[in-house]
RNA sequence: GGGGGCGUAGCUCAGUUGGUAGAGCGUUCGGUUCGCAUCCGAAAGGUCAAGAGUUCGACUCUCUCCGUCUCCA
Numbered sequence: 001g002g003g004g005g006c007g008u009a010g011c012u013c014a015g016u017u018g019g020u021a022g023a024g025c026g027u028u029c030g031g032u033u034c035g036c037a038u039c040c041g042a043a044a045g046g047u048c049a050a051g052a053g054u055u056c057g058a059c060u061c062u063c064u065c066c067g068u069c070u071c072c073a
Base pairs, nucleotide, nucleotide: 001072002071003070004069005068006067007066010025011024012023013022019056027043028042029041030040031039050064051063052062053061
């Protein structure tokens, strides 16, 4: 220098013919208990790495760019 994969909640990751962003764990609160753990219920937490374009509408399609992993030279 060139090819490919990945980037979504604090962590691990889902999420396709483009149509209201989710799960588990964790955190907080409540119930249960003499108390803790377990269990049950609820809540908070997201500029979907960033910018632009297409579209009525983009995590998703196109372009640019950053980071990371990997392959080739």
Predicted 3D model of a 73-nucleotide RNA (transfer RNA) from an uncultured Clostridia bacterium.
It was read from a public genome assembly.
Its Rfam family is "tRNA". Its family is annotated with triplet codon-amino acid adaptor activity in the Gene Ontology. Rfam classes the family as a transfer RNA.
The coordinates come from a structure-prediction model, not an experiment, and the mean pLDDT is 82.